[in-house]
Order: sequence, then structure tokens, then C1' cells
RNA sequence: GCACUUGUAGCUCAAUUGGAUAGAGCACCUGACUACGGAUCAGGAGGUUUGGGGUUCGAAUCCCUACAAGUGCACCA
Repeated sequence: GCACUUGUAGCUCAAUUGGAUAGAGCACCUGACUACGGAUCAGGAGGUUUGGGGUUCGAAUCCCUACAAGUGCACCA
């Protein structure tokens, strides 16, 4: 350099294949319980779905482009 794959909450992953409000577990915060802590239970907060543009009544999902990560191939003494 070329091709392919991936990018969603702090982390690991969903989202019925375009449908209205983007969820779960862990972690975090508050409360209950406890002598304290842990565990357990109840509740809560946390999102520019990588950036930009486009298609559509409607986009995490489709298209273009840039960026980042991974894999393969090529180039380079």
C1' cells in the first nucleotide's frame, strides 16, 4: 500500500435483520440487613451507537468518506 472484519454505558456483550422509548451482566452510587465489612435484597445514575455526509416517513442497522483496532497478502536490505 491492497483486501476483509470490527467500532454500542467504565468493562464484556445484546438489540427479533430498517420500526418508534437502545437493553442485560459485572462495576459504580443510595438505602435495607450487619457490631463493621462481605454476601444478599430494593432502588438509582450512567449512551453524540467512532467523526462527518447521504438514502428513507423512520437508521445502531443500508450507502459514501475519514479515523481507530484486528487478520491476511504485497512491497521494502
Molecule: transfer RNA
Organism: Sphingobacteriaceae bacterium